Model confidence (mean pLDDT): 81 of 100.
This is a predicted structure of a 106-nucleotide RNA (SAM riboswitch aptamer (S box leader)) from a Sphingobacteriales bacterium.
Its Rfam family is "SAM riboswitch aptamer (S box leader)". Rfam links the family to the GO term regulation of gene expression.
The model forms 97% of the base pairs in the Rfam consensus.
The source organism's lineage runs through Bacteria, Pseudomonadati, Bacteroidota, Sphingobacteriia and Sphingobacteriales.

[in-house]
RNA sequence: GGUUUAUUAAGAAGUGGCAAGAGAACAGGCUCGCAGACCCACUGGCAACCUCCUUAUAUAUUUAUUGAAAGGUGCCAAAUCCUGCCCCGUAUGGGACAAAUAAAUU
Numbered sequence: 001g002g003u004u005u006a007u008u009a010a011g012a013a014g015u016g017g018c019a020a021g022a023g024a025a026c027a028g029g030c031u032c033g034c035a036g037a038c039c040c041a042c043u044g045g046c047a048a049c050c051u052c053c054u055u056a057u058a059u060a061u062u063u064a065u066u067g068a069a070a071g072g073u074g075c076c077a078a079a080u081c082c083u084g085c086c087c088c089g090u091a092u093g094g095g096a097c098a099a100a101u102a103a104a105u106u
Stems, first nucleotide, its partner, number of pairs: 001106008013043005021032003026084004044076003049072002051068002055064002080098001085095003
């Protein structure tokens, strides 16, 4: 990198460095940004996919529930910022595609 499955309207920022762009790509909007964004480092935090624990079921050691946060990841502006294709027919609508993350697999 490919494939499968699951999730994506919740949640969580300070300091320092750098310097002009940034919000995945294309297009259109909208927004963030020299009062320093994006990115990087440190510290802190969020969440609970893996993990651990309790209980029930099961006895093929799985499934479900409650909880925890030491470890592996991830994340910490805005719904994945919104829209794009299809359905519906006007609304926080449904689906697909794409993307991100996790686990497994190749």